[in-house]
RNA sequence: GAGCGUAAAAAGCCGAAUCCCGCUCAGGUACGGGGGAACCACUUUUUGGGGCGAAACUUUAGCAAGUGGGGCAACUCUUCUGUCCCAGCCCGUCAGCUAACUCCGGAGGCUAAUGAAGGGAGAUUCA
Numbered sequence: 001g002a003g004c005g006u007a008a009a010a011a012g013c014c015g016a017a018u019c020c021c022g023c024u025c026a027g028g029u030a031c032g033g034g035g036g037a038a039c040c041a042c043u044u045u046u047u048g049g050g051g052c053g054a055a056a057c058u059u060u061a062g063c064a065a066g067u068g069g070g071g072c073a074a075c076u077c078u079u080c081u082g083u084c085c086c087a088g089c090c091c092g093u094c095a096g097c098u099a100a101c102u103c104c105g106g107a108g109g110c111u112a113a114u115g116a117a118g119g120g121a122g123a124u125u126c127a
Stems, first nucleotide, its partner, number of pairs: 001025005011111004019028002031105005040096001048094001049091004056067004068086006075120006
């Protein structure tokens, strides 16, 4: 934007994943990710290599544990304390960084959990 519809929720959490009233077909968007020069770095490519993500390393026959990493405890920061998690998926022999340039994502899933100290910010009421 076109067609057809609708007119009631609220508070939080993980995550980039919100918003443009809903559905279909599309288009955008907050916010995210990849590729890609010079210079620099690395020279180690079946022992394949690489990407997203906190989701790794080591020990063990295994269970599990250690170190390290991540989330939550309802404004926020630091510290302490408590508690939980360390998966999964993708590219396809190939990619360090990387300006210009370029290609994508913009989901899904959960909760009733509400500790302490200190600092900061904000709101309300009264004078």
A computed fold for a 127-nucleotide RNA from a Bacillota bacterium, annotated as c-di-AMP riboswitch aptamer (ydaO/yuaA leader). NCBI's taxonomy places the organism under Bacteria, Bacillati, Bacillota. Its mean pLDDT, the model's own confidence on a scale to 100, is 80.